[in-house]
A computed fold for a 1503-nucleotide RNA from a Pseudomonadota bacterium, annotated as small-subunit ribosomal RNA. It matches the Rfam family "Bacterial small subunit ribosomal RNA". Its family is annotated with ribosome and structural constituent of ribosome in the Gene Ontology. Model confidence (mean pLDDT): 80 of 100.

C1' cells in the first nucleotide's frame, strides 16, 4: 500500500460527586455431582476417590513340515495297515509386542535442535559355506520320601539340544618389517536338518554358519525450554580433575588405587513443598491464564524393597531368588499367591457400567500352511454424562364455552387454547422386502514365476440390525426454572424481623410485585436449576496494559560505593546481536478453508494452510556488541584570582540573666491562683546593697537571610579541616549515571562507666478543682538534661508526607551572592548610592500542559530518557513464629487463621461548634404591675374506685376538645331487656292494621289486656304498617405511622425557587457573594450574568380628618357632634443643615397639614420541618365485633382525695374600707324572649304588665366627684370554711345546681429559688355585653368603652433568628459520632510442662538372596572376603497431631465504668522515646501542621 481477524458492561461506600478500591454478577467450559422432571435415534464417553483388598471366569500361545516313545479317542479295512485328531516331554520361537495404571519422579524424566564412542532377533540385498565323529538328557518305566508343593534314586531313549575334529571369511594373540597405516609368517575361533517330487541320480523349496551392507527398533551425551519458596546461602570427599587399571554393547569417577585441591552457588548452589512431560483442551480480541480424562507419542511402575538370570531385546504385570506387611491351605513337619490386563465382587466416596457376543473386519504371536491362540480389537449392553438430529401434530374453529384468577362488579385475563370439524403420519404397532461392511487367504488356468492377471469356491459376531414398502392409529409423549435492580416476565390472599428469601444490594416489624400459594406471564427446552472447579469481564500483577504529594505506595540520608544495568562523537575491521534468501526439522490426530460421505447435523474422509519455533548454508554492514585508531561539548585535574557562610573539630576568654553563701540594712509579709490553699517567713523571709562562688544557655543583630547530604550548625578569638560559587587559561580525554547487597552519618528519648549538677524537670510527696481527679492549675522534687568515652538506630526523620541523573517547554516580580558595563554624589585615589545584562542559590503569582480534585507548575506533580526503592482491599498486623542484631529497653526482615463488604481521597451541601464577623427581636439591660408563700376556682398527673370514658405531653399539653357533665349529653360501670335490630334501601312470604286513649305488672325498657279498628284503584295491583325470613343495618372497636380536610410550630422570621446563560467531569455554584441603606433579598451601586416566580410590600376592611348625597331615628323645627354610601388626603412631595460615594439613603430642622416618615390596628403565615395533633367533629383504606366491641332502659361514674404540677380569682389594706349622694360610655342580645313603671318581701324573687320583631322598648354601668365614719389591729381589712332558713330553673337539685338572708369568721401583713407580661391609648385599674345555655358550678373565653402611667444608656452578656466565613471523623445531621478496660457467649490462631506420629541424616552392631573376586580334590560343591535389602541402639534435624494453661485477637443482644478523638471536642492533635496510671489515657524530652482564633511582619496579586 492491500487483505483478514477483532475488543460491550453492570451492581454495592455518599445526603448527594467525582476518583481511589476490594466485592459480587451477566458469557463459555466440564470424565462431573445433587433436585426435579423424562419420547425417539445418532456419534462420543464412563473409579477424578484407597498405587485400598480380592471370589470365578477368561486375557500367550504355538510348531508333528526339528525329535523320540507310548496312551486315548473316531473313520475305512477281515486283518496287515492307513487317514483324522488329542494329552504330557524334549526343542525353536514368541511370553520385553499388545493391554492397564500415574505411585514415584524437578530429572538429559519431558519438549526442541544437535551429537559420537555403540548393539540390533525377525526383515531385504551381496558373497562364502552347510564336511565328520561322539557322549547325555527329559518323557516313559521301576522304586522311596511326603498331607500337599513335590523331591531323590536305578534302567533304558531322540533331535534343527549338547560336545569333539576339519575348513577359515571375520576377529583376537605372537613374530618380523614399516614413521602412522599397511604388509607378510604362525597360532586360535563356526554350521542343522526338514518337506515335496522321483524308481533312482538328482532337482525344488524352506532351514543352518559366516561376513559386509540397509532398514527397524534402542542404548549414550549436550545446547535451550517449562512449578512455588531466601522466615532453606552456603553445598561437596568419589567430591572436581589427571595417572593407571577394571567394566560395558559403548563414552565416562560408572568403579578401583595413587596425586592435586578442587568443583557448584546470589544468572539462586544446597535444602523443602508440589508434580509424570507432550502433541493438545478450555477460555480470551490477543497476550497471557488453566489445565494434561479420552486420542497419539514419550517416561516410570506391577503388593512394599533389593538383586541377577536367560536373551537380539528385562534387571521382565499374568519369568526367577530373598526380606517385609497380608491373604489362603496344612495331617503344623511345611507349602501356595499377587486384576494399576477383561468382566465381577467387598470396601471408601457426591460419584462412574456387563462376570455379554465375536474372532466377520483390523493388527499381533505361531506356523510351509490349513489353522490355532487373541477381555488388543470389533459390536452389543447400562447411565440425558456429554454433543447432534427429530418430535410431542396441521388447518379450520365464538366479540369469545365452562372452570379458575382478578376487579370499580360495568367486565378483563386465561384464549382460537379446549370442545367441534377436516387432514398428515416423524413416531408407535402389525406385516412384507432386506443390505454395505468380504476381500483376501485357498483352488484352478494363465504369463515376462519376483510377483501379477482372469475364473471359481467358501467366510457376517452386529442381525432379520439398519434401511425402503404396506396398513391402522392424534393415539403413548413436556418439563425446569424465574418474575424488587443488575436481568426478559406482575397481581391477588396467607404470614407479620415470625416462618423464612438472598449471587450481590438487600426484603420480612398487618396493605410484601422480594417469605408461602393461586392465576398470568418471562426464558430455556427433553431438559432445567443447584453446587464444585477453571478462564473471561478484573488495565485487580498493567509485556501488550497500572501506579507511589493527600487514596496502599519514594528507604532517614541531592551519603560513598561493589555487582548489575545504560551510556557522547567520528574513522576503521569483526559479524555475536539484527537483516535479507535458500535447505532441513516441528510425527499422526486435533484447529481453519474448500470439496466428499452417512438423508440433514454431530461424526467421518480427502486436499490445502497454520504450526508465529529450532538448527544449518549463504550474504547485507544502518543500529547495538566487542577490537583499535581518534575527537571534546559529558565528567574531571591544575593554575592565578575573587568572593561567601551559625559547615565540622579543639582550645582560650567575655557579659548579662539566675541560683548558692557571707556581710550590711530592713520589720511582715511574701509567693501562687479563675478563686485558694500547700509553700517560704520575727531562728528575720520577700524588696535594696556590696562582695565571693557555681553550673547552664548566648538577649539585640536576627531576616519565608546564610551553610551542610540528611540528622543539623548561633556570644568573642585563634589553630587544624571540609565545600560551593564566579572569573580567566592550560592539560586528561568518556574517566560518565545510577545502585541489588555492603559501609557511614544519623534529632530527642533511653543504656553502661566516670565526671558535673544553676535552671527546667517524667517519676513522686503535697495543695486545689472535681461525682471522681491516679489529670489540667500550684508548691516542691528524683532520674534526665551538662562534659568525656561507647552502645542504641528510631521520628509527622517532611518540601506542600513529593528518590537520584540528563535534556526540553511563556514569564512576570522579590530576596541573597557574584562577574561586567553604565550613570550620579564627594577634590583625586577611592567610598557611597542607583541602574542594566549574565551565574549560582532561594521565596511569590502564572501561559501550556497535567490532575480525581485540593493543587503543582524551568526550585514540575509537564513533556521524554536511564538506574534504583516501593505498592496491590478494610482489619487480623508492622503482629506471632523463625532468622540476624543490641547490655537492654528494643530494632530489622516478616506470614497465615479468622472476619467485613466495604476501608480510603479531594471536594460540594446542609446541619452543628464551650470558632469568628455583621445584623435583628421587650432577648438581655431599663421601668411598671406580677406570678412562684395563702384561701378558693379550673385543669392535669398520681392514688382510688365497679367505673372514675377518652384524646392532648418541653416550648407548640394542663380555664386544651368542652361556646354550659345533676336525667339527657355518655364514649365509662351495675343490673334489666332486644336481636333484620334505635336508624336506610331492596326482595320474598303471612296479616290488615298501626298509631292514638285507657287498665293492670315493673325501676324503666317492656309485656299483658280493653277500646278504636286500613287507604287509593272498576280490575290487574298499589300505598301504610306489623309479624317472619333473606340481603344488610349498627361500631365514639384498632390503626393520625395507611389517608383527606383542618389545624399548630419555626414565624410575619426573610426567605424559597426557576427560564436562559456562563463556571465545574460532577454533585453544584454564579445569578442571591461585595458596599450602602432598609422593617423586609426593601432599594441603590457595582458585578458572568439577564430575566422572572412565590414570599415581602400594596390592594381590601377598621379607626383618626374632611367633602358629597341620603334620612329610620333623634320631644316639636331647623341642623347634623349621628347613621349609612360614595371619594378626597400622605408621596421624604418642598425648604434648610449634616453625614458617606455623585445616585441613593439616614439623621435633624421648617412650612403646610387632622394625621409625617410603615399614621395606627387587622386580615393575610412562602419552599418547607417535627411520621407534630385529630380515625372522638367530619370523611375514608385496612382490620375486627354481629343473640354483640350493636341497640334500648334504670341507677351510678366523669364531681372520689395523704399527695404534687399548672392557668386564674380573692387578697393581705388607708392611693384603702363602709354608708349616703351626684355624674359620663360603648360593644353586643331580645317574642317559648328582653321586660319598664307599680306593688310585696331585708334579699334572692315573686305578682302584674305598660312598650318592643327594635337608632324607637328593654337589658343598663363602674371606677370617678362630694359628705361622713373607720385610724395600723389579723383591724369595719380579707373573705374561706360551716350551722340555720329561703328563692328560682326544672320530671327530678342527695351524689351534684347557682343565688338571697342571718350567723360563723379560717389563711392571708406583698411572698425562697426561679420566672412572666408589657414601649402608648400600650402596661396598670374600673365596669358592661355576648356566644354556650331550662338552670349553672363563668373567677374561663369572645369582645366593648371608662381613667391612664413609668422607661429605653446601649447591645457586654442570657434566649431565639438571618446572612457571611472556617473547622468537623457528624448527615436519624451534637439528644450526632465515638474511644478502651472490666464482665458474658462463640470463633481461629499464638506461646506451653510434655506426649504421640512422619520424613531425613550421622554413627556403631547384627545381616538374606544374587553378583563379583580368592582358597580348596576338577565338576556337584564347601569355607573366607567386599559389598549388600532390611532389622537394632544412640544422636540431630525439619514437618505435623494433641495439651492443663496463659497472654493477645476477631465477632456478638440494649452489660458495667469513665468520656480519650471528631468543632479552639472545651488542657489543639499527632509522631518517636521514657516513666506511670482500672481504662480510655496523662507527663517529660525533641519533631510535624495532617491546628482553630487574633494580631504582627514579609511578599505577592488587582484596582
Nucleotide at each position: 500500500u492491500u487483505u483478514u481477524u477483532u475488543a460491550a458492561g453492570a451492581g454495592u461506600u455518599u445526603g448527594a460527586u467525582c476518583c481511589u478500591g476490594g466485592c459480587u454478577c451477566a458469557g463459555g467450559a466440564u470424565g462431573a455431582a445433587c433436585g426435579u422432571u423424562g419420547g425417539c435415534g445418532g456419534c462420543g464417553u464412563g473409579u477424578u476417590u484407597g498405587a485400598g483388598a480380592u471370589a470365578u471366569g477368561c486375557a500367550a500361545g504355538u510348531c508333528g513340515a526339528g525329535c523320540g516313545a507310548u496312551c486315548c479317542c473316531g473313520g475305512c479295512g477281515c486283518a496287515a495297515g492307513u487317514c483324522g485328531g488329542g494329552a504330557a516331554g524334549c526343542g525353536g520361537c514368541g511370553g520385553a509386542c499388545g493391554g492397564c495404571u500415574g505411585a514415584g519422579u524437578a530429572a538429559c524424566a519431558c519438549g526442541u535442535a544437535g551429537g559420537a564412542a555403540c548393539c540390533u532377533g525377525c526383515c531385504c540385498c551381496u558373497u562364502u559355506c552347510u564336511g565328520g565323529a561322539c557322549c547325555a538328557u527329559a518323557g516313559c518305566u521301576c522304586g522311596u520320601c511326603g498331607a500337599a508343593a513335590g523331591a531323590c534314586g536305578g534302567g533304558g531313549u531322540a533331535a534343527u539340544a549338547g560336545u569333539c575334529c576339519a575348513u577359515g571369511g571375520u576377529u583376537c594373540c605372537c613374530g618380523a618389517u614399516u614413521c602412522u597405516u599397511a604388509u607378510c609368517g604362525g597360532g586360535a575361533u563356526a554350521a542343522a536338518g526338514a518337506g515335496c517330487a522321483u524308481a533312482a541320480c538328482u532337482g525344488c523349496u524352506u532351514g543352518g554358519a559366516a561376513a559386509g551392507g540397509g532398514a527397524u527398533g534402542g542404548g549414550c551425551c549436550u545446547g535451550c525450554g517449562g512449578c512455588c519458596u531466601a522466615u532453606c546461602a552456603g553445598g561437596u570427599a568419589g567430591u572436581u580433575g589427571g595417572u593407571a587399571g577394571g567394566g560395558u554393547a559403548a563414552c565416562g569417577g560408572c568403579c578401583u588405587a595413587c596425586c592435586a585441591a578442587g568443583c557448584c552457588u546470589a544468572c539462586g548452589a544446597c535444602g523443602g513443598g508440589u508434580a509424570g512431560c507432550u502433541g493438545g483442551c478450555u477460555u480470551g480480541a490477543g497476550a497471557g491464564a488453566g489445565u494434561g480424562g479420552u486420542c497419539a507419542g514419550c517416561c516410570a511402575g506391577a503388593g512394599g524393597g533389593g538383586c541377577a538370570c536367560u536373551g537380539a531385546g528385562a534387571c521382565a504385570c499374568g519369568g526367577g531368588c530373598c526380606c517385609c506387611a497380608c491373604u489362603c491351605c496344612u495331617a503344623c513337619g511345611g507349602g501356595a499367591g499377587g486384576c494399576a490386563g477383561c468382566a465381577a465382587u467387598c470396601a471408601a466416596g457426591a460419584a462412574u457400567a456387563a462376570u455379554c457376543g465375536g474372532c466377520a473386519a483390523u493388527g499381533g504371536g505361531c506356523g510351509a500352511a490349513a489353522g490355532c491362540c487373541u477381555g488388543a480389537c470389533c459390536g452389543u449392553g447400562c447411565g440425558a454424562c456429554g454433543c447432534c438430529g427429530c418430535g410431542u401434530g396441521c388447518g379450520g374453529g365464538a366479540a369469545g364455552a365452562a372452570g379458575u384468577u382478578c376487579g370499580a362488579a360495568a367486565g378483563a385475563a386465561u384464549g382460537u387454547a379446549a370442545a367441534c370439524c377436516g387432514c398428515u403420519g416423524u413416531g408407535g404397532u402389525a406385516g412384507a422386502g432386506g443390505a454395505g461392511g468380504a476381500a483376501a487367504u485357498c483352488c484352478c488356468g494363465a504369463c515376462u514365476u519376483a510377483g501379477u492377471c482372469g475364473g471359481g469356491a467358501c467366510u457376517g459376531a452386529c442381525a432379520g440390525u439398519a434401511c425402503u414398502c404396506u396398513a391402522c392409529u392424534a393415539g403413548a409423549a413436556a418439563g425446569g426454572g424465574g418474575c424488587c435492580g443488575c436481568u426478559a416476565a406482575c397481581u391477588g390472599c396467607g404470614u407479620g424481623c415470625c416462618a423464612g428469601a438472598a449471587g450481590c444490594g438487600u426484603c420480612g416489624g398487618u396493605a410484601a410485585u422480594a417469605c408461602g400459594u393461586g392465576g398470568g406471564c418471562c426464558c430455556c427446552a427433553a431438559a432445567c436449576g443447584u453446587u464444585a472447579u477453571c478462564c473471561g469481564g478484573u488495565c485487580u500483577u498493567a509485556c501488550u496494559g497500572g501506579g507511589c504529594u493527600u487514596a496502599a505506595a519514594g528507604a532517614g540520608u541531592c551519603g560513598u560505593g561493589u555487582a548489575g544495568g545504560c551510556g557522547u562523537u567520528u574513522u576503521g575491521a569483526u559479524a555475536a546481536a539484527u537483516c535479507u534468501u535458500g535447505g532441513u526439522u516441528a510425527a499422526a490426530a486435533g484447529a481453519c478453508u474448500g470439496c466428499g460421505g452417512c438423508u440433514c447435523a454431530a461424526c467421518c474422509g480427502u486436499a490445502g494452510u497454520u504450526u508465529u519455533g529450532g538448527c544449518u548454508a549463504a550474504g547485507a554492514g544502518a543500529u547495538u556488541a566487542u577490537c583499535a585508531g581518534g575527537a571534546u561539548a559529558g565528567a574531571g585535574u591544575u593554575a592565578u584570582c575573587u568572593u561567601u557562610a551559625a559547615g565540622g573539630a579543639a582550645a582560650c576568654u567575655g557579659g548579662a540573666a539566675c541560683u548558692c553563701a557571707g556581710a550590711g540594712a530592713g520589720g511582715a509579709g511574701u509567693a501562687g491562683u479563675g478563686a485558694a490553699a500547700u509553700g517560704c517567713g520575727u531562728u528575720g523571709a520577700u524588696a535594696c546593697u556590696c562582695u565571693g562562688g557555681g553550673g547552664a544557655a548566648c538577649a539585640c543583630c536576627a531576616a519565608u537571610g546564610g551553610c551542610g547530604a540528611a540528622g543539623g550548625c548561633a556570644a568573642g578569638u585563634u589553630u587544624c579541616u571540609g565545600a560551593a560559587a564566579g572569573a580567566u587559561a592550560a592539560c586528561u580525554g568518556a574517566c560518565g549515571c545510577u545502585g541489588a547487597g555492603a559501609c557511614a552519618c544519623g534529632a530527642a528519648a533511653g543504656c553502661u562507666a566516670g565526671g558535673g549538677g544553676a535552671g527546667c524537670g517524667a517519676a513522686g510527696c503535697a495543695g486545689a478543682u472535681u461525682a471522681g481527679a491516679g489529670a489540667c492549675c500550684u508548691g516542691c522534687g528524683u532520674a534526665g538534661u551538662c562534659c568525656u568515652a561507647g552502645c542504641u538506630g528510631u521520628a509527622a526523620a517532611c518540601g506542600c508526607a513529593u528518590g537520584c541523573u540528563u535534556g526540553c517547554u511563556a514569564g512576570c516580580u522579590g530576596c541573597a551572592u557574584u562577574a561586567u558595563u553604565c550613570c550620579g554624589a564627594c577634590c583625586u585615589a577611592g567610598u557611597c548610592g542607583g541602574a542594566a545584562u549574565g551565574g549560582u542559590g532561594u521565596g511569590g503569582c502564572g501561559a501550556a500542559g497535567g490532575a480525581a480534585a485540593a493543587c503543582c507548575g524551568u526550585u514540575a506533580a509537564g513533556c521524554a530518557a536511564g538506574c534504583c526503592g516501593c505498592c496491590u482491599g478494610g482489619g487480623g498486623a508492622g503482629u506471632a513464629c523463625g532468622g540476624c542484631c543490641g547490655c537492654a529497653a528494643g530494632g530489622c526482615u516478616a506470614a497465615a487463621a479468622c472476619u467485613c463488604a466495604a476501608a480510603g481521597g479531594a471536594a460540594u451541601u446542609g446541619g452543628c461548634g464551650g470558632g469568628g464577623a455583621g445584623g435583628c427581636a421587650c432577648a438581655c439591660a431599663a421601668c411598671c404591675a406580677g406570678u412562684g408563700g395563702a384561701a378558693c376556682a379550673u385543669g392535669u398527673g398520681g392514688u382510688u374506685u365497679a367505673a372514675u370514658u377518652c384524646g392532648a405531653a418541653a416550648c407548640a399539653a394542663a380555664c386544651c376538645g368542652a361556646a354550659g357533665a345533676a336525667c339527657c349529653u355518655u364514649a365509662c360501670c351495675a343490673g334489666g331487656a332486644c336481636u333484620u335490630g334505635a336508624c336506610a334501601u331492596c326482595c320474598c312470604g303471612a296479616u290488615g292494621a298501626c298509631a292514638g286513649u285507657c287498665u293492670c305488672a315493673g325501676a324503666a325498657a317492656u309485656g299483658a289486656g280493653a277500646u278504636c279498628u286500613u287507604c287509593c284503584g272498576c280490575a290487574a295491583g298499589g300505598a301504610c304498617a306489623u309479624c317472619g325470613g333473606g340481603a344488610c343495618a349498627g361500631g365514639u372497636g384498632c390503626u393520625g405511622c395507611a389517608u383527606g380536610g383542618c389545624c399548630g410550630u419555626c414565624g410575619u422570621c426573610a426567605g424559597c425557587u426557576c427560564g436562559u446563560u456562563c463556571c465545574g467531569u460532577g454533585a453544584g455554584g454564579a445569578g442571591u457573594a461585595c458596599c450602602c441603606u432598609u422593617a423586609a433579598g426593601u432599594g441603590g451601586g457595582a458585578c458572568a450574568a439577564c430575566g422572572a416566580g412565590c414570599g415581602c410590600a400594596a390592594c381590601c376592611c377598621c379607626u383618626a380628618u374632611c367633602u358629597u348625597g341620603u334620612g329610620u331615628u333623634a320631644a316639636a323645627u331647623c341642623u347634623a357632634u349621628c347613621a349609612c354610601a360614595a371619594g378626597a388626603g400622605a408621596c421624604g412631595g418642598u425648604c434648610c443643615c449634616g453625614g458617606c460615594u455623585u445616585a441613593g439613603u439616614c439623621g435633624g430642622g421648617a412650612a403646610g397639614g387632622a394625621a409625617g416618615g410603615a399614621a395606627g390596628g387587622g386580615c393575610a403565615g412562602a419552599c418547607g420541618u417535627c411520621a407534630g395533633g385529630u380515625c372522638a367533629g367530619c370523611a375514608u383504606g385496612g382490620u375486627c365485633c354481629u343473640u354483640a366491641u350493636g341497640u334500648c332502659c334504670u341507677g351510678g361514674g366523669c364531681u372520689a382525695c395523704a399527695c404534687a404540677c399548672a392557668u386564674g380569682u380573692u387578697a393581705c389594706a388607708a392611693u384603702g374600707g363602709a354608708a349616703a349622694g351626684a355624674a359620663c360610655a360603648a360593644u353586643g342580645g331580645g317574642u317559648u324572649a328582653c321586660a319598664a313603671a307599680c306593688c310585696u318581701g331585708c334579699a334572692a324573687a315573686g305578682g302584674a304588665g305598660a312598650g318592643u320583631u327594635a337608632a324607637u322598648c328593654c337589658c343598663u354601668a363602674a371606677a370617678u366627684c362630694u359628705u361622713u365614719c373607720c385610724u395600723c389591729g389579723g383591724u369595719u381589712g380579707g373573705g374561706a370554711u360551716u350551722g340555720a332558713g329561703g328563692u328560682c330553673u326544672g320530671c327530678a337539685a342527695c351524689u351534684c345546681g347557682a343565688c338571697c338572708u342571718c350567723a360563723u369568721g379560717a389563711a392571708c401583713g406583698c411572698g425562697g429559688a426561679a420566672u412572666u407580661g408589657g414601649u402608648a391609648g400600650u402596661a396598670a385599674u374600673c365596669g358592661c355585653g355576648g356566644a354556650u345555655c331550662a338552670g349553672u358550678c363563668a373567677u374561663g373565653c369572645c369582645g366593648c368603652g371608662g381613667u391612664g402611667a413609668a422607661u429605653a444608656c446601649g447591645u457586654u452578656c442570657u434566649u431565639g433568628c438571618c446572612u457571611c466565613u472556617u473547622g468537623c471523623a457528624c448527615a436519624c445531621a451534637c439528644c450526632g459520632c465515638c474511644c478502651g478496660u472490666c464482665a458474658a457467649g462463640c470463633c481461629a490462631a499464638c506461646a506451653a510442662a510434655g506426649u504421640c506420629g512422619a520424613u531425613u541424616u550421622u554413627a556403631u552392631c547384627c545381616g538374606a538372596a544374587a553378583c563379583u573376586u580368592c582358597g580348596c580334590c576338577u565338576u556337584u560343591g564347601c569355607g573366607g572376603a567386599a559389598a549388600g535389602a532390611g532389622g537394632a541402639u544412640a544422636a540431630a534435624a525439619u514437618c505435623g497431631g494433641c495439651g492443663a494453661u496463659g497472654g493477645g485477637g476477631g465477632u456478638u443482644a440494649a452489660g458495667u465504668c469513665g468520656u480519650a478523638a471528631c468543632a479552639a471536642g472545651g488542657u489543639a492533635g499527632c509522631c518517636g522515646u521514657u516513666c506511670u496510671g482500672g481504662a480510655a489515657g496523662g507527663a517529660g524530652c525533641g519533631g510535624c501542621u495532617g491546628g482553630a482564633u487574633c494580631a504582627c511582619c514579609u511578599c505577592c496579586u488587582u484596582u